[in-house]
């Protein structure tokens, strides 16, 4: 780059570490010395990859190979639309994951 998904779901564990952290900027809003973020084990969710059947539409399953386990990808920024001081839909950018 090319595609596919992204409203579900699943940890009051243990051990390390010790100040920020939620991807970047802004703006909300939240998590965090009753230890977050992050990192090892342990568990556990899910079904891309994968196994097996097959009418090839799928459907089970979970050994392996990622992923993930606060909040919708936390929420908004850009474009439309529809009520209009605002709220809400719908695309898109951006990400993030697989799989090529």
């Nucleotide at each position: 780059c090319u595609u596919a998904u992204c409203a579900a779901g699943a940890g009051u564990c243990g051990g390390g570490g010790g100040a920020g952290g939620a991807a970047c900027c802004u703006g909300g809003u939240c998590c965090g010395a009753a230890g977050a973020u992050c990192c090892c084990g342990c568990a556990g969710c899910a079904a891309c990859c994968g196994u097996u059947a097959u009418u090839u539409g799928u459907a089970a399953c979970a050994a392996g190979g990622u992923g993930c386990u606060a909040a919708u990808u936390c929420c908004a920024g850009c474009a439309a639309g529809u009520a209009u001081u605002u709220a809400c839909u719908u695309g898109a950018a951006a990400g993030a994951u697989g799989a090529g």

The RNA shown here (SAM riboswitch aptamer (S box leader)) has 100 nucleotides and comes from a soil metagenome. Its mean pLDDT, the model's own confidence on a scale to 100, is 86. RNAcentral records the identical sequence in 2 taxa. The model forms 97% of the base pairs in the Rfam consensus.